[in-house]
Molecule: SAM riboswitch aptamer (S box leader)
Organism: Paenibacillus cremeus
RNA sequence: UUCUUAUCAAGAGAGGCGGAGGGAAAAGGCCCUAUGAUGCCCGGCAACCGUUUCAGAAGGUGAAUGACGCUCAUUCAUCGGCUGGAAGUCUGGUGCCAAUUCCUCCAGAGCCGGACGGUUCUGGAAGAUGAGAG
Repeated sequence: UUCUUAUCAAGAGAGGCGGAGGGAAAAGGCCCUAUGAUGCCCGGCAACCGUUUCAGAAGGUGAAUGACGCUCAUUCAUCGGCUGGAAGUCUGGUGCCAAUUCCUCCAGAGCCGGACGGUUCUGGAAGAUGAGAG
């Protein structure tokens, strides 16, 4: 940097440093900010990947029993995997911790309005984050 895919209305400190702008990019809006933001540290949230336990369905192996005949069924034990299942885990890898991804773009539909337009829903685009691939 490109592609694929999942998620994006929930959650997260009245601590320390620090000092001026900040809310990813352009513009507009609307906000946050010296009752000190953004940032950094600590702390926390979540559970995407990893991992642990449980659960589930299927399978392999062994034993027993039954039927029947050497196969099938049932039960038990065991094995390594699987899962859009449940719970945990942060001294495993990321991520996140104002406002829906703060709002804005495009298409379709509903509603309001005489109309430019407003508004709600659905889909798309763009963006963010994870996982996988190049």